[in-house]
Molecule: FMN riboswitch aptamer (RFN element)
Organism: soil metagenome
RNA sequence: UCCUUCGGGGCAGGGUGAGAUUCCCGACCGGCGGUGUAUCGAGCGCGCACGCGCCCGCAUGAGUCCGCGAAGCCGACAACGGCCCGAACCGGUGUGAUCCCGGUACCGACGGUGAAAGUCCGGAUGAGAGAAGGA
Numbered sequence: 001u002c003c004u005u006c007g008g009g010g011c012a013g014g015g016u017g018a019g020a021u022u023c024c025c026g027a028c029c030g031g032c033g034g035u036g037u038a039u040c041g042a043g044c045g046c047g048c049a050c051g052c053g054c055c056c057g058c059a060u061g062a063g064u065c066c067g068c069g070a071a072g073c074c075g076a077c078a079a080c081g082g083c084c085c086g087a088a089c090c091g092g093u094g095u096g097a098u099c100c101c102g103g104u105a106c107c108g109a110c111g112g113u114g115a116a117a118g119u120c121c122g123g124a125u126g127a128g129a130g131a132a133g134g135a
Base pairs, nucleotide, nucleotide: 001135002134003133004132005131006130013025014024015023027119028118029108030107031068032067033066034065038060039059040057041056043054044053045052046051063106064105072083073082074081075080088104089103090102091101092100110122111121112120
């Protein structure tokens, strides 16, 4: 540099109503990469075991920390570029955690619809951050 494959989840149960998975009670869901502490595993040392230490890793670990993608808007705009881009605290452990454990909160594009949608239908058998493999 090229090729191939992969690459998003979710209203149970109930109330009102002519009508709602859209309202109300309640339930459920969480894209990609990163991230000194946690976990797991390999190796080494303390003779073995236990335990501890050292060291290594395409290993696991964040919806609300950082960055990105998607959606939306603009550039006549496909490529491309620009804009926009939600939400978290408290306690615990620890040298060190906004990632672990406990608790309580909060957030969620556009178009459609018998009635207002993170969860239904649609653009979308799309696009894509990227991941794996191959040449």